[in-house]
Annotation: The RNA shown here (c-di-AMP riboswitch aptamer (ydaO/yuaA leader)) has 141 nucleotides and comes from Neobacillus kokaensis. The coordinates come from a structure-prediction model, not an experiment, and the mean pLDDT is 77.

RNA sequence: UUUUCUAAAUCGCUUAAACCAUUAGGUGCGGGGGAACCAAAUAGAUUGAAAUAAAUCUAUGGGGUGAAUCCUUUUUAGGUAGGGCUACUCAGGAGGCCCGAAUCCGACAGCUAACCUCGUAAGCGUUUUAUGAGAAGGAAG
Numbered sequence: 001u002u003u004u005c006u007a008a009a010u011c012g013c014u015u016a017a018a019c020c021a022u023u024a025g026g027u028g029c030g031g032g033g034g035a036a037c038c039a040a041a042u043a044g045a046u047u048g049a050a051a052u053a054a055a056u057c058u059a060u061g062g063g064g065u066g067a068a069u070c071c072u073u074u075u076u077a078g079g080u081a082g083g084g085c086u087a088c089u090c091a092g093g094a095g096g097c098c099c100g101a102a103u104c105c106g107a108c109a110g111c112u113a114a115c116c117u118c119g120u121a122a123g124c125g126u127u128u129u130a131u132g133a134g135a136a137g138g139a140a141g
Stems, first nucleotide, its partner, number of pairs: 011125004018027003028120006038110001041060007061108001062105004070079003082099005088134004093129002
């Protein structure tokens, strides 16, 4: 000097998941339930209409958090809606690297003021570049 591995701290990233206090807790951020008004699926059949509506019956369960949905297939792969990172911050651009899961409720919830209620886990280690606006620091005078 270079490379690899491990540990700690600082810094940074995904995320609502941070801060204060500390006996219990509080603040901030995030989610769910919950009026009026408005809204209220698809397919088939029947009646009706006769340019359209509308009603009845049958079948399909439905919903939440999350970017995480959908399609194809020679089958655990390929693609994709969508989402993230690329180190002073923001904007828009190019290139590069990734994710595209999981889980909960339990026949039940549209929206929704008041009101009620819940969470504040976990997991990681990127640092290429031109432009514009702004911020900070250093050097010289």